The RNA shown here (c-di-GMP-I riboswitch aptamer) has 81 nucleotides and comes from an Acidobacteriota bacterium. Its mean pLDDT, the model's own confidence on a scale to 100, is 85. The model forms 94% of the base pairs in the Rfam consensus. Its Rfam family is "c-di-GMP-I riboswitch aptamer". From the family's description: GEMM was predicted in a large-scale screen for bacterial structured RNA regulatory elements. The sequence was found by an Rfam model in a public genome assembly.
Parts: sequence; structure tokens; C1' cells
RNA sequence: CACGCGAAAAGGCAAACCUUUGGAAACAAAGGGGCGCAAAGCUACCGGUCUGAUGUGUAAGCAGACAGCGGAGCCGCCGAA
Repeated sequence: CACGCGAAAAGGCAAACCUUUGGAAACAAAGGGGCGCAAAGCUACCGGUCUGAUGUGUAAGCAGACAGCGGAGCCGCCGAA
């Protein structure tokens, strides 16, 4: 120094729920709030789950959402055993 690993320390993020806004909806953003998280940082590539305004298109084909569902990719704080 790197990888593995995750004690300690410094910090970080922020579930449910509430308010407001956007959206047809799933859901997202802001504020409050803390369930938790060593990647709960980013990415919709694969699987999975959720939504259906539109249209009648054979149908969830199609369109959208979820990264705090799993896999995968990229980046990353600290340094004990």
C1' cells in the first nucleotide's frame, strides 16, 4: 500500500407515520420524525414486486415505479484482532 474482515473512533444516511407539493397511480421531492443500515452511496443490466391514466392494442404486450427485495457493475470513510 492492497485485499479480506468489521472492534473502536469521527461522522453519515433515514423506516413507519404526519404536513405540503407533483403524479392517473405505484411512488417521488421538501420539512418534521427515527425503524434501522458498513455501503440504506450511485446505476433499472438481470430476476422479482408494485401501479394502470392511455387505449381495446390477442395480452399486462406497452408505459411507469421500487436501488431500504435479491444478483451484478462503479465509487467510497476509518483501521483493532